[in-house]
RNA sequence: GCUUCCUUGGCCCAGUGGUAAGGCGCAUCACUAGUACAUCCAGUAUGAUAUGAUGAGAUCAGCGGUUCAAUUCCGCUAGGAAGCA
Numbered sequence: 001g002c003u004u005c006c007u008u009g010g011c012c013c014a015g016u017g018g019u020a021a022g023g024c025g026c027a028u029c030a031c032u033a034g035u036a037c038a039u040c041c042a043g044u045a046u047g048a049u050a051u052g053a054u055g056a057g058a059u060c061a062g063c064g065g066u067u068c069a070a071u072u073c074c075g076c077u078a079g080g081a082a083g084c085a
Base pairs, nucleotide, nucleotide: 001084002083003082004081005080006079007078010024011023012022018068026055027054028053029052030051034046035045036044037043061077062076063075064074065073
């Protein structure tokens, strides 16, 4: 230098024209182990790194174009990966 591929929440990823799914993480709540008090029994408070529920979080790398409609198609740019020379 040429060719091909990738870029989607904090992280990992699905979705490939019609209101972006899931996992980890995060927040709140519930419950439990545990802990403290009391203790004859009953009980009171607190409460996780365990369990469950709910919720927030992505103008889909940037800029243009096509389209009624673009994360999706086209062009350019940026970053990254692979191959060839």
Transfer RNA from Ascobolus immersus RN42, 85 nucleotides, folded computationally. NCBI's taxonomy places the organism under Eukaryota, Opisthokonta, Pezizomycetes, Pezizales, Ascobolus immersus. The prediction has a mean pLDDT of 81. The RNAcentral record of the sequence draws on Rfam.